[in-house]
């Protein structure tokens, strides 16, 4: 100086006006209410009701001042909890999920540290990373052959037959070491051995299978022992392990016109309909008063929270533990804004709707720190 690679901040600024939404704080106003003194009328007079005043408290409306007012993802709504309501949802069948081991954590498919295997020279990335000797079922095209396994082209004629010019030739058979197909061909390399071969036989590497060391375990590392078990494929089915009851703030709870209906007490039971031949009696229709369920709207859940900032301690670490300190939108047709000046590197993705931990996506630029590889120089 270049090339990279982890991992964290940040997400234009400052001035003025005018707004919009939320508390707080001081006014004003109100034929919305409550409580208190007080005057004065009425009754059924230890008391209660009506009016009308004075002060108070609560709300609405308004006016003035403070303060706070989107984000790293608010986004998809893919996982996980919390809250709330439902047949309290114990077990089982279905169904979906997760899949190496420990840990963290309210849990999580998240997150930390660890192994295994790939990738890279490194720093450092990737991984759906459980069983294919339980069973099924695929494996196109080539190619014998794609799995109860078989031989196109080779190679070999030791043994047995035939023939024969005595060189050999044919059969009968051996074989899978070389070609060849193909993503993959029934462990690899080597020596030995053999007519030619072949785990036949040996070493050494692989691989089972059983002791050992080391580790909490995953799994390494070493010994011994089988010649080898017998392609691949489980984000195919399926088998093992765990985990999940459903709905979702339009959850739920409270308050409660106007219309319809519904229940209780009166009160009228005159008149009308219907049952009937007809009375009587029953049913339906009237009015008033209270009741509840519920529809428009309202209020509420609504933001103190597994919270945020520093510091200690413990821990490699995710993280917890103690102490101090802080309050940071809460709207509901939905606020968070607009205009003017002015400065720079001229500004990207994008809008909170119960509420948290997380994943992914999406993003102009702008800083800041660990490491690693090359180049030059001292």
């Nucleotide at each position: 100086g270049g090339a990279g690679u982890c991992g964290g901040c940040u997400g234009a600024g400052c001035a003025g006006u005018c707004g919009c939404u939320a508390u707080c704080c001081c006014g004003g106003u109100u034929u919305u209410u409550g409580g208190u003194g007080u005057g004065u009328u009425c009754u059924u007079u230890u008391a209660g009701a009506g009016c009308g005043u004075a002060u108070u408290g609560a709300g609405g409306c308004u006016g003035g001042g403070a303060u706070g007012g989107a984000g790293g993802a608010a986004a998809g709504u893919c996982c996980g909890g919390g809250c709330u309501c439902c047949a309290u949802a114990g077990g089982g069948c279905a169904g979906a999920g997760u899949g190496c081991c420990a840990g963290g954590u309210a849990a999580c498919g998240c997150c930390u540290g660890g192994g295994a295997g790939g990738c890279g020279c490194g720093a450092g990335c990737c991984u759906a990373c459980g069983g294919a000797a339980a069973g099924u079922g695929c494996c196109g095209c080539a190619g014998a052959a794609a799995a109860u396994a078989u031989a196109c082209c080779g190679c070999c004629u030791a043994a047995g037959c035939a023939g024969u010019u005595c060189g050999c030739u044919g059969c009968c058979g051996g074989u899978a070491a070389g070609g060849g197909u193909g993503a993959a061909a029934u462990g690899g390399u080597g020596c030995g051995g053999u007519a030619a071969g072949a785990g036949c036989g040996c070493a050494c590497c692989g691989c089972g299978c059983g002791g050992c060391u080391g580790g909490u375990a995953a799994c390494a590392g070493g010994c011994g022992u089988g010649g080898c078990a017998g392609g691949g494929u489980a984000a195919a089915c399926c088998c093992c392990a765990c985990u999940c009851g459903g709905a979702g703030c339009a959850a739920g709870a409270c308050c409660a016109a106007a219309u319809a209906g519904g229940g209780a007490u009166c009160c009228a039971u005159a008149g009308g309909c219907g049952u009937g031949g007809c009375c009587c009696g029953c049913g339906c229709u009237g009015g008033a008063u209270c009741c509840g369920g519920g529809u428009a709207g309202g209020u509420u859940g609504c933001u103190u929270g597994a919270g945020g900032u520093g510091u200690a301690c413990g821990g490699c670490g995710a993280c917890g533990u103690g102490c101090a300190u802080c309050c940071c939108a809460g709207a509901u047709g939905a606020a968070u804004g607009a205009c003017u000046g002015u400065u720079c590197u001229c500004g990207a993705c994008a809008g909170a709707a119960c509420c948290c931990g997380g994943c992914u996506u999406a993003c102009a630029g702008g800083c800041c720190g660990g490491c690693u590889c090359c180049c030059a120089c001292c």